[in-house]
Context: one part of a larger RNA
RNA sequence: UUGGGCGUAAAGAGUUUGUAGGUGGUUUGGUGUGUUUAAUGUUAAAUAUUAAAGCUUAACUUUGAAAUUGCAUUGAAAACUACCAGACUUGAGUAUGAUAGAGGUAAAGGGAAUUUCCAGUGUAGCGGUGAAAUGCGUAGAUAUUGGAAAGAACACCAAAGGCGAAAGCACUUUGCUAGGUCAAUACUGACACUGAGGAACGAAAGCUAAGGGUAGCCAAACGGAUUAGAGACCCGUGUAGUCUUAGCCGUAAACGAUGGAUACUAAGUGGUGGAAUUCUGCUGCUGUAGCUAACGCGUUAAGUAUCCCGCCUGGGGAGUACGCUUGCAAAAGUGAAACUC
Numbered sequence: 001u002u003g004g005g006c007g008u009a010a011a012g013a014g015u016u017u018g019u020a021g022g023u024g025g026u027u028u029g030g031u032g033u034g035u036u037u038a039a040u041g042u043u044a045a046a047u048a049u050u051a052a053a054g055c056u057u058a059a060c061u062u063u064g065a066a067a068u069u070g071c072a073u074u075g076a077a078a079a080c081u082a083c084c085a086g087a088c089u090u091g092a093g094u095a096u097g098a099u100a101g102a103g104g105u106a107a108a109g110g111g112a113a114u115u116u117c118c119a120g121u122g123u124a125g126c127g128g129u130g131a132a133a134u135g136c137g138u139a140g141a142u143a144u145u146g147g148a149a150a151g152a153a154c155a156c157c158a159a160a161g162g163c164g165a166a167a168g169c170a171c172u173u174u175g176c177u178a179g180g181u182c183a184a185u186a187c188u189g190a191c192a193c194u195g196a197g198g199a200a201c202g203a204a205a206g207c208u209a210a211g212g213g214u215a216g217c218c219a220a221a222c223g224g225a226u227u228a229g230a231g232a233c234c235c236g237u238g239u240a241g242u243c244u245u246a247g248c249c250g251u252a253a254a255c256g257a258u259g260g261a262u263a264c265u266a267a268g269u270g271g272u273g274g275a276a277u278u279c280u281g282c283u284g285c286u287g288u289a290g291c292u293a294a295c296g297c298g299u300u301a302a303g304u305a306u307c308c309c310g311c312c313u314g315g316g317g318a319g320u321a322c323g324c325u326u327g328c329a330a331a332a333g334u335g336a337a338a339c340u341c
Stems, first nucleotide, its partner, number of pairs: 004312003007295002012309001014201004021194003025088007034080001035077008049065006091191001092188004096183004103177007110154001114150008125136002162169002206248003210245003216242002221237004259308006267286008290297002314341003323334004
């Protein structure tokens, strides 16, 4: 390479969009690209195969036959494929009317809690732990009552519930805005699927020449304990950070560890939308056939098939080195070998 695979053994890109490419619905006519078929020519001889013959046989030699795989020319066929012209509506899309939702974004508003500050009451403790201590407190703390300020997060509702391509999204109201689902018609008429490169989005942490903000929590750091030691677990403080604006980074057990699309293949039973009568979309559980090494999957497939992409090929060395690209950096992407078992 062929082949075989990718839920858990190596292997599905974090997600979407989309270029080239690959693949592609029904039907009529034409052409005859691929395809099929016939004839002719060619495909040297020797060798190899086969049928005979000749050396006593064999090896060997001679003669004949068939054949090989293609290529070219000419003729024919027209189902499939391709192309050209035309038609169709079931795939796809558009319009109209409903409808559910933490979908996105911007602004405004709200209450509980926490901390700090001011004032009142009040007096010796508070806090913390396995036990303590550091710490706070007679300069009046903790507790309690009233007032003020600030920042961050939104209890109950709340659910195996909903929405979103994924990351993710939850107090309330409003503006702008995106997608879905359903119903009955109308319209376009294959406009589709996938998608190497490319582009966009992408938790947390981190970065900035940064600009703001900082209540609580809290890497680092400093104390107190524990301990043989304690650079930790526990306790008291506490800075970056966590929040926001503008940009970068581009990674996660980015997980359903399961790429996308289409068709087909038993049932039963929940939730959530739309129609209301059967129907239909999403999301769960049990389970038949089948599949699987087993676990399990099972109309939301890991079943049966087709199309397209990505990826795997013993463990370590190693997601390392070198080079290149990207980045302010941290790093990210791509990605070996020697050696060893």
The part of an RNA shown here (small-subunit ribosomal RNA, central domain) has 341 nucleotides and comes from Euglena mainxii. The full RNA is in RNAcentral, with records from ENA, Greengenes and SILVA. NCBI's taxonomy places the organism under Eukaryota, Euglenida, Euglenales, Euglenaceae, Euglena.